[in-house]
Predicted 3D model of a 350-nucleotide part of an RNA (small-subunit ribosomal RNA, central domain) from a metagenome.
Its Rfam family is "Bacterial small subunit ribosomal RNA".
Its mean pLDDT, the model's own confidence on a scale to 100, is 90.
The RNAcentral record of the full RNA draws on SILVA.
Context: one part of a larger RNA
RNA sequence: CUGGGCGUAAAGCGCGUGUAGGCGGCUCUGCAAGUCGGAUGUGAAAUCCCACGGCUCAACCAUGGAAGUGCAUUCGAAACUGCAGGGCUAGAGUCCUGGAGAGGAAGGUGGAAUGCUUGGUGUAGAGGUGAAAUUCGUAGAUAUCAAGCGGAACACCGGUGGCGAAGGCGGCCUUCUGGACAGUGACUGACGCUGAGACGCGAAAGCGUGGGGAGCAAACAGGAUUAGAUACCCUGGUAGUCCACGCCGUAAACGAUGAGUGCUAGGUGUCACGGGCUUUGACCCUCGUGGUGCCGAAGCUAACGCGUUAAGCACUCCGCCUGGGGAGUACGGUCGCAAGACUAAAACUC
Repeated sequence: CUGGGCGUAAAGCGCGUGUAGGCGGCUCUGCAAGUCGGAUGUGAAAUCCCACGGCUCAACCAUGGAAGUGCAUUCGAAACUGCAGGGCUAGAGUCCUGGAGAGGAAGGUGGAAUGCUUGGUGUAGAGGUGAAAUUCGUAGAUAUCAAGCGGAACACCGGUGGCGAAGGCGGCCUUCUGGACAGUGACUGACGCUGAGACGCGAAAGCGUGGGGAGCAAACAGGAUUAGAUACCCUGGUAGUCCACGCCGUAAACGAUGAGUGCUAGGUGUCACGGGCUUUGACCCUCGUGGUGCCGAAGCUAACGCGUUAAGCACUCCGCCUGGGGAGUACGGUCGCAAGACUAAAACUC
């Protein structure tokens, strides 16, 4: 480079916004760059191919012809691509009405529980385990009642439920704010899709500065267990977990399945909205749109399985893979306070 691939065999960037680029709806007119056709020139000779000839044949050699995918010039064609102009509304978007939601940010607030403090009652145990011990307790513990302080998390509702691009989001109230969906018309008129770089977001742990610290708890200490026990169990316990600001930029960041569009049997739950039916309505039934599950036609798949939420049938764009180990390592570079992250080999070996 080409081919074949990427759910589980190697392989979908963690996710988004978007630059260049690539690709792009219906219709009319023009141009003629791509495209197609003709002509002319060129495309050295030798070689290859054809015909004929010369060595007795052949190899070989000679003559003539053909071919020469290409390039240039020129004359045409106008379906397709492109370019220019005009029109359209099925893609995309805007407006209006409506309801759903743990979507995000800030502020406030509530109750249960754990812990601690103070006071009351009360007395010898409590705690913990397979059994124990370390531990706590006559300086009054555990238990129980009352009051107070403080931090963190929000039982039930809660769901195969909802929202978000992903990470993720759950007490209640207020303010600010993003997106999606349904319905109905009106409007703009291809404004679209993807997206190398770039930029932003990004669980947990970790880092910096300053707070906070109830519970839990790496490290650490002790008690057990054991042949040992740097563990599993127990008693303690510091970082951390929480808040503000700034870094880090990783993950089994998973649906291990990139994004978009169209097409291809159904059945059955559920969430949101709408139409019909119905006694006005809710409910039931039925139909539609959008989500989210299960089962399955065809088809696909090595199988498992997937199956209108495709892993089916196609197209567009991006990313990635190319035997195992060495190795996601070394070196170099970029980023970072550091930890390290990203990019990424080779020798050698099987």